[in-house]
Small-subunit ribosomal RNA, 3' major domain from a metagenome, 486 nucleotides, folded computationally.

Context: one part of a larger RNA
RNA sequence: UGACGGGGGCCUGCACAAGCGGUGGAGUAUGUGGCUUAAUUCGAUUCAACGCGAAGAACCUUACCUGGCCUUGACAUCCAAGUGGUAAAAGCCUGAAAGGGUAAUGACCCCGCAAGGGGAGCUUGGACAGGUGCUGCAUGGCUGUCGUCAGCUCGUGUCGUGAGAUGUUGGGUUAAGUCCCGCAACGAGCGCAACCCCCGUGUCCUGUUGCCACUCCCGCUAGCGCGGGAAGCACUCUGGACAGACUGCCUCGCUUAAACGAGGAGGAAGGUGGGGAUGACGUCAAGUCAGUAUGGCCCUUACGGCCAGGGCUGCACACGUACUACAAUGCCUGGCACAGAGGGCAGCGAUACCGCAAGGUGGAGCAAAUCCCUUAAAACCAGGCCCAGUUCAGAUUGUCGUCUGCAAUUCGACGGCAUGAAGUCGGAAUCGCUAGUAAUGGCGUAUCAGCUACGACGCCGUGGAUACGUUCCCAGGCCUUGUACA
Numbered sequence: 001u002g003a004c005g006g007g008g009g010c011c012u013g014c015a016c017a018a019g020c021g022g023u024g025g026a027g028u029a030u031g032u033g034g035c036u037u038a039a040u041u042c043g044a045u046u047c048a049a050c051g052c053g054a055a056g057a058a059c060c061u062u063a064c065c066u067g068g069c070c071u072u073g074a075c076a077u078c079c080a081a082g083u084g085g086u087a088a089a090a091g092c093c094u095g096a097a098a099g100g101g102u103a104a105u106g107a108c109c110c111c112g113c114a115a116g117g118g119g120a121g122c123u124u125g126g127a128c129a130g131g132u133g134c135u136g137c138a139u140g141g142c143u144g145u146c147g148u149c150a151g152c153u154c155g156u157g158u159c160g161u162g163a164g165a166u167g168u169u170g171g172g173u174u175a176a177g178u179c180c181c182g183c184a185a186c187g188a189g190c191g192c193a194a195c196c197c198c199c200g201u202g203u204c205c206u207g208u209u210g211c212c213a214c215u216c217c218c219g220c221u222a223g224c225g226c227g228g229g230a231a232g233c234a235c236u237c238u239g240g241a242c243a244g245a246c247u248g249c250c251u252c253g254c255u256u257a258a259a260c261g262a263g264g265a266g267g268a269a270g271g272u273g274g275g276g277a278u279g280a281c282g283u284c285a286a287g288u289c290a291g292u293a294u295g296g297c298c299c300u301u302a303c304g305g306c307c308a309g310g311g312c313u314g315c316a317c318a319c320g321u322a323c324u325a326c327a328a329u330g331c332c333u334g335g336c337a338c339a340g341a342g343g344g345c346a347g348c349g350a351u352a353c354c355g356c357a358a359g360g361u362g363g364a365g366c367a368a369a370u371c372c373c374u375u376a377a378a379a380c381c382a383g384g385c386c387c388a389g390u391u392c393a394g395a396u397u398g399u400c401g402u403c404u405g406c407a408a409u410u411c412g413a414c415g416g417c418a419u420g421a422a423g424u425c426g427g428a429a430u431c432g433c434u435a436g437u438a439a440u441g442g443c444g445u446a447u448c449a450g451c452u453a454c455g456a457c458g459c460c461g462u463g464g465a466u467a468c469g470u471u472c473c474c475a476g477g478c479c480u481u482g483u484a485c486a
Base pairs, nucleotide, nucleotide: 001486002485003483004482005481007480008479009478010477011476012475013474015470016469019433020432021431022430023429026324027323028322029321030320031319032318033317034315035314042053043052064310065309066308067307068306069305070304073128077127078126079125080124081123082122083121088105091102092101093100094099108119109118110117111116130299131298133297134296135295139293141288142287143286144284146282151190152189153188154187155186156185157166158165159164170181171180172179196276197275198274199273201243202242203241204240205239207237210233211232215230216229217228218227219226220225246270249264250263251262252261253260326426330385331384332383333382334381335380342373343372344371347366348365352361353360354359392423397418398417399416400415401414402413403412439462440461441460442459443458444457445456
C1' cells in the first nucleotide's frame, strides 16, 4: 500500500421489511447429471452451466456409431511427363447408395495458308491439400461477471531515507470523484452527466392513407342513416424541420454563504420527464482452438474424403427452467366490440364452393400506408352448470383422417370420434416485481419444406397492492481501526 475481520462509523441497492404473484407437490415440454448403449458427437458446471452454443437433429444438418467405398483426394496453387476419338457424355451392367466397369455420340480457345505448336480439360508422378484431432494454462478477436457500481489514474509541486503519501482526505450535498466550501497543493485524463435513438405537447411543411369535417353527385332506405364517387388537406395519420424544461420564476429551510433540499405557480411534461443505446482502470490463467483467425504438437491408403442405415429423441432415477391445471373472480354455448408491431413473389393468398374439422378446389388482388396474412383475445351481453374428482382438469391409449416432404417405422405437426390418468393450491426451502410496473389476455417475427415453439425476441389490451423503516440477511461504496496474510 492492499486484502481480510462473527471490528467501528456513514451511505446505497426489490438487500431486508411492507405487499402481489410464483417455484418446490401433479401431468407434460425442454435442458442437464446419471445410467444404458455399437454410438447415445462436442462444448458450457456457484452467483456468471442447466428452454445455454442450437433463430428449428426424420435424410441433410452431423462433428458420433456400424458397414460399403476413394487415395494428389470434395476444395486451392505449382512443377514434370503423357493425352484428339481427348474433355464431356445419353444408355447399359453391378450395387443399399457411394463407388466400380463399359460405352453410342463427341467438342472448345489462341497463333498459323497448312503441317504443326500452345492453352483448357483429363491421366500419371511429385510438391501439397485436408483434419469439428489436442492445447482457451501458448494466443488474437469477441463475450460474461463484479456493475451503469462511482470509481481508476497521471503531470508538476510538496512531504517522507524509502516503500509511498498528498491531490482523491475534511464540512455540506448529489443518482454520481455531482457540485459548493475549506485545505500543500495546482491542474489534467479515462469514467459520471450531456451530446445519439424512441415515447409524451405544440407549430410549420408533406398528401393516390384518412375524412365526408365543409360543398357537390349517384345508389339503397319510410326515416335516422348507410355505401360509392368528385373536389379538398380542416382533422386523424405518415415522415421531416423546429420549439419546449433550464431549479428559469416565487416562498421557506440549511447558513455566514454557496451547492443543495422542501413546497408552489405556470405547463403536455418538473427537478436525470419515461425507456433504450452507451459498460472506466481492472478481477475471475472466467468462457470460446466447435464461428472465423492463429503458434506449437499430432494424423496422412487416414484422426482426411464419399455413401447407406442407425444415433444425437435411448430410461430405474436426480436437478434446473417453463407450460397446463387443481376450478364458480370459474367452465361451456351463443351473441357482440376495441389494437399495435411485423411479414409477403419458388411468397402472402381474398370472394366463392366442398369437408364436423385439420384441410382441399380455385385463383381475384398484392414486390404492398393501396392487396393478403388478419375474425385479436381477455372484456361486455344472454343462457346453462351448482361445489362433485364434477359440464374442473386434460395426460395416456385406441381408431379414422389431413398436410409437408424422395421418405414421417425408429422419430413430425395438426384434426375428428372414443378413452378419460395424476391433480382438491403444494414440506424444508426459494424466486421475481416499486407503475402503465407486477399480474393477466391475445397478436406478430426470425430460424424454417414441415416441425417437437409451451422456447427466444418484439407488440398492444386490461391493469393493481405495498414501501413504517434500515435492527437483521446479502452485495457494494467511502472513512477509520487491528493483523502471526501478500

RNAcentral holds the full RNA, with entries from SILVA.